[in-house]
Predicted 3D model of a 73-nucleotide RNA (transfer RNA) from a Candidatus Kaiserbacteria bacterium. Rfam family: tRNA. Gene Ontology term of the family: triplet codon-amino acid adaptor activity. The organism belongs to Candidatus Kaiseribacteriota, within Bacteria.
RNA sequence: GCCGCCUUAGCUCAGUUGGUAGAGCACCGCUUUCGUAAAGCGGGGGUCCGCAGUUCAAAUCUGCGAGGCGGCU
Repeated sequence: GCCGCCUUAGCUCAGUUGGUAGAGCACCGCUUUCGUAAAGCGGGGGUCCGCAGUUCAAAUCUGCGAGGCGGCU
């Protein structure tokens, strides 16, 4: 220098052929217990890496960037 893949909640990751963003763990509250842990129930938390484009509508499609991983030379 060229090519491919990845970027979504505090962490690990889903998200189909574009249609109002989810799970597990963690965190907070309640129940239970003499108390703690475990268990059960409930709750909060995200401008989906950035900018632009397409579209009635973009996490999803396109372009240009940023960061990470791998390959080729």